[in-house]
Context: one part of a larger RNA
RNA sequence: CUGGGCGUAAAGCGCACGUAGGUGGCUAUGUAAGUCGGGUGUGAAAUCCCCGGGCUCAACCUGGGAACUGCAUUCGAGACUGCAUGGCUGGAGUACGGAAGAGGAGGGCGGAAUUCCCGGUGUAGCGGUGAAAUGCGUAGAUAUCGGGAGGAACAUCAGUGGCGAAGGCGGCCUUCUGGUCCAGUACUGACACUCAAGUGCGAAAGCGUGGGGAGCAAACAGGAUUAGAUACCCUGGUAGUCCACGCCCUAAACGAUGAGGACUGGAUGUCGGAGGGGUCUGCCCUUCGGUGUCGUAGCUAACGCGUUAAGUCCUCCGCCUGGGGAGUACGGCCGCAAGGUUGAAACUC
Repeated sequence: CUGGGCGUAAAGCGCACGUAGGUGGCUAUGUAAGUCGGGUGUGAAAUCCCCGGGCUCAACCUGGGAACUGCAUUCGAGACUGCAUGGCUGGAGUACGGAAGAGGAGGGCGGAAUUCCCGGUGUAGCGGUGAAAUGCGUAGAUAUCGGGAGGAACAUCAGUGGCGAAGGCGGCCUUCUGGUCCAGUACUGACACUCAAGUGCGAAAGCGUGGGGAGCAAACAGGAUUAGAUACCCUGGUAGUCCACGCCCUAAACGAUGAGGACUGGAUGUCGGAGGGGUCUGCCCUUCGGUGUCGUAGCUAACGCGUUAAGUCCUCCGCCUGGGGAGUACGGCCGCAAGGUUGAAACUC
């Protein structure tokens, strides 16, 4: 390479948009590039293969044939693909009518709790642990009542509930805004799918500048524990956690399962619509779209998956090819840095 694979063995890019490229619905006519058939020319000889011959056989040598799967040209075929032209509505999209939602961004507001400050009551303890101690407290703590300040997060509702492409999103109100679903009509008429490059988004931590700082808390300090204890436990506590703007670009970024489409028994729960029925607040049936559980066939090394497939197929992309060395070195690109990305070899088992 031909292959074989990618839930857990190596392997799905964190997610999306998207250029080139690849692929592409139904139908008519044309064309003849691909495709198929015939002819002609060429495809040196040797080699290979088949049938013979010669060395006592064989290797070896040798005659004939076939083959040389190719290329060029010419004559045809017209199913399929391509190309050209026209048409269609089932794919895709648009409009109109409804619907649900922690989808996103900005602004405003609210209550509970923690901490701190002021004042009242009040007195000797509080706190903490397995037990303690460090710590706080007669300069009046803890507890309790009233008032105030400030920051962060939103109990109950809350649900294998909802929304989002993923990361993720949860108090209330409001402004702006994205997507989705359902019903029926009208319209466009293949406008589609995937996607190397490229572009954007991307938890936490971290970085830069300026704010903010209640609680929590790396580092750090102290107290314990212990043989030791640079830990687990306790008392403190700074970055950070929060906001604005700009970077970083990683993750068990997980469903460890790429995207789109088609097909293939069921049962049961739940969320959002629509239609029908009823003994009409509760219920039943049908249907579309989500989200779960259990399971048929089938698949799987097994575990398990099973109309939300890991079943049966098609299209396109990404990726894997023994372990260690190593996600390292070198170089490139990116970054303020931390580092990221691309990514070997010697050697060794």
The part of an RNA shown here (small-subunit ribosomal RNA, central domain) has 349 nucleotides and comes from a metagenome.
The coordinates come from a structure-prediction model, not an experiment, and the mean pLDDT is 91.
The full RNA is in RNAcentral, with records from SILVA.